[in-house]
RNA sequence: ACAGAAAAAGCCAAACUCAUCGCAAGGUGAGGACGGAAAGCCACGGGUCUCCAGCCGAAGACAGCCGGGUUGCCUCAA
Numbered sequence: 001a002c003a004g005a006a007a008a009a010g011c012c013a014a015a016c017u018c019a020u021c022g023c024a025a026g027g028u029g030a031g032g033a034c035g036g037a038a039a040g041c042c043a044c045g046g047g048u049c050u051c052c053a054g055c056c057g058a059a060g061a062c063a064g065c066c067g068g069g070u071u072g073c074c075u076c077a078a
Stems, first nucleotide, its partner, number of pairs: 003075002011036002016031006034064001040070003044067003047062004
């Protein structure tokens, strides 16, 4: 470096509830734990969703949908 979660130290936090922001998808904080070896970060490609909408078009959301880029803890076995 690759690989992996065996060990050890840890980390994150689904659904749901409360509060709050937003037209909405959804976000934030607290509780909570379905799960996760990057469930850290990035909207670059695909996809899904929301708003508007007669068409064309445009705006936004999802990184815990897939791919990609980038940074990081540990080191049993191979």
Source information:
Predicted 3D model of a 78-nucleotide RNA (c-di-GMP-I-GGC riboswitch aptamer) from an uncultured Syntrophobacteraceae bacterium. The coordinates come from a structure-prediction model, not an experiment, and the mean pLDDT is 82.